[in-house]
Context: one part of a larger RNA
RNA sequence: UGACGGGGGCCUGCACAAGCGGUGGAGUAUGUGGCUCAAUUCGAUUCAACGCGAAGAACCUUACCUGGCCUUGACAUGCAUGUAGUAGAAGGGUGAAAGCCUAACGAGGUAGCAAUACCAGCAUGCACAGGUGCUGCAUGGCUGUCGUCAGCUCGUGUCGUGAGAUGUUGGGUUAAGUCCCGCAACGAGCGCAACCCCUGUGUCCUGUUGCCACCCCCACGUGAGUGGGGAGCACUCUGGACAGACUGCCUCGCUUAAACGAGGAGGAAGGUGGGGAUGACGUCAAGUCAGUAUGGCCCUUACGGCCAGGGCUGCACGCGUACUACAAUGGCUGGCACAAAGGGAAGCAAGACCGUCAGGUGGAGCAAAUCCCCAAAAACCAGCCCCAGUUCAGAUUGUCGUCUGCAACUCGACGGCAUGAAGCUGGAAUCGCUAGUAAUGGCGCAUCAGCUACGGCGCCGUGAAUACGUUCCCAGGCCUUGUACA
Numbered sequence: 001u002g003a004c005g006g007g008g009g010c011c012u013g014c015a016c017a018a019g020c021g022g023u024g025g026a027g028u029a030u031g032u033g034g035c036u037c038a039a040u041u042c043g044a045u046u047c048a049a050c051g052c053g054a055a056g057a058a059c060c061u062u063a064c065c066u067g068g069c070c071u072u073g074a075c076a077u078g079c080a081u082g083u084a085g086u087a088g089a090a091g092g093g094u095g096a097a098a099g100c101c102u103a104a105c106g107a108g109g110u111a112g113c114a115a116u117a118c119c120a121g122c123a124u125g126c127a128c129a130g131g132u133g134c135u136g137c138a139u140g141g142c143u144g145u146c147g148u149c150a151g152c153u154c155g156u157g158u159c160g161u162g163a164g165a166u167g168u169u170g171g172g173u174u175a176a177g178u179c180c181c182g183c184a185a186c187g188a189g190c191g192c193a194a195c196c197c198c199u200g201u202g203u204c205c206u207g208u209u210g211c212c213a214c215c216c217c218c219a220c221g222u223g224a225g226u227g228g229g230g231a232g233c234a235c236u237c238u239g240g241a242c243a244g245a246c247u248g249c250c251u252c253g254c255u256u257a258a259a260c261g262a263g264g265a266g267g268a269a270g271g272u273g274g275g276g277a278u279g280a281c282g283u284c285a286a287g288u289c290a291g292u293a294u295g296g297c298c299c300u301u302a303c304g305g306c307c308a309g310g311g312c313u314g315c316a317c318g319c320g321u322a323c324u325a326c327a328a329u330g331g332c333u334g335g336c337a338c339a340a341a342g343g344g345a346a347g348c349a350a351g352a353c354c355g356u357c358a359g360g361u362g363g364a365g366c367a368a369a370u371c372c373c374c375a376a377a378a379a380c381c382a383g384c385c386c387c388a389g390u391u392c393a394g395a396u397u398g399u400c401g402u403c404u405g406c407a408a409c410u411c412g413a414c415g416g417c418a419u420g421a422a423g424c425u426g427g428a429a430u431c432g433c434u435a436g437u438a439a440u441g442g443c444g445c446a447u448c449a450g451c452u453a454c455g456g457c458g459c460c461g462u463g464a465a466u467a468c469g470u471u472c473c474c475a476g477g478c479c480u481u482g483u484a485c486a
Stems, first nucleotide, its partner, number of pairs: 001486002003483003007480007015470002019433005026324008034315002042053002064310007073128001077127007088105001091102004108119004130299002133297003139293001141288003144284001146282001151190006157166003170181003196276004201243005207237001210233002215230006246270001249264005326426001330385006342373003347366002352361003392423001397418007439462007
C1' cells in the first nucleotide's frame, strides 16, 4: 500500500421488511448428471453451467458408431511429363449408395495463312492439400461477471531515507469523485452526466395507397341510415422540421452563504419525465483452438475424404428451467365488441365450393399505408353445470385420417372418434417483481420443406397490492481500526 475480520462509523441496492404471484408435490415438455450402449459426438459446471452454443438432430445437418469404398484427394496454388477419339457423356454391368468396370456419341479458347505452339480439361509423379485431432494454462478477437457499481489514474508541486502519501481526505449535498465550501496543493485524463434512438405535448410542412367533418351525385331503404363515386386535406394518421423542461419563477429550510432539500404556480410533461443504446482501471490463468483467425505438437492409403444404415430421441434414478392443471373470480354452448407490431414471390393467398375436422379444389388480388396472412383473446351479454375426481383436469392408449417431404419404423406435426391416468394448492427450502410494473389474455417474427416452440425475441389488451423502516440476511461503495496474511 492492499486484502481480510462472526471490528467500528456513514451510505446504497426488490438485500431484508411490507405486499402480489410463483418454484419445491402431480402430469408433460426441455436441458443436465448418472446409468446403459457399437455409438448414445463435443463443449458449458456456484452466483456468472443446466429451454446454454442449438434462431429448428427423420436423410442432410453430424463432428459419433457399424459397414462399403477413395488416396494429389471434396477444395487451393505451383512444378515436371504425357495426352485428340482428349474433356464431357446418353446407355449398360455390379452395388444399399458411394465407388468400380464399360461405352455409342463427342468438344473448346489464344496466336498464326498454315504446319504448329500455348492454354483449358484429363492422367501420372512431386511439392502440398485436408484434420470439429490436442493445448483457451502459448494466443488474437469476442463474451460473461463484479456493475451502469462510482470509481480508476496522471503531470507538476509539496511531504517522507524509502515503500509511498498528498491531490481523491474533511463539512454539507447528490442517482453520481454530482456540485458547493474548506484545505499544500494546482490542474488534467478515463469513467458519471449531456450529446444519440424510441415514447409522452404542441406548431408548421406533407396528402397517396392514408383520412371522411362540410358539400355534390348514384344505388338500396317508408325512414334513421348503409354502400359506391366525386370533390376536399379540416380531423386521424404517415414521417420530416421546429418548439418545449432550464430548479427558469414563487415560498420555506440549512451555518450568515453556496450547493442542495421540501412545497407551490403554470404546464402534455417537474426536478435524470419513462424506456433503450452506451459498461472506466481492473478481477476471476472465468468462457470460447467446435464460429473464424492463430503459435506449438500430432495424423498423412488416415486422426483426411465419399456413401448407406444407425446414433445424438436410448431409461431403475437425481437435479434445473418451463407449460398444463388441481376448478365456480370456474368449465361448456351461443351471441357480440375493441389492437399493436410484424411477414409475404420457389411467397402471402381473399370470396366461392367440398369435408364434422386437420385439410382439399380453385384462384381474385398483392413486390404491398392499396391485396393477403387477420379470427385478436381475455372482457361483455344470455343459457346450462351445482362442489363431485365432477360437464374439473387432460396424461396414456386404440383406431381412422390430413399435411410436409425421395422417405415419417427407429424418430414429425396436426385432426376426428373412443379411452380417460396422476392431480383436491404442494415439507424443509427457495425465486421474481416498486407502475402501465407484477399478474393475466391473445397476436406476430426469426430459424424453417415440415416440426417435437410449452423455448427465444418482440407487440398490444385488461391491470393491482405494498414499502413503517434499515435491527437482521446477501452484495457493494467511502472513511477508520486490528493483523503471525501478500

Small-subunit ribosomal RNA, 3' major domain from a metagenome, 486 nucleotides, folded computationally. The coordinates come from a structure-prediction model, not an experiment, and the mean pLDDT is 83. The RNAcentral record of the full RNA draws on SILVA.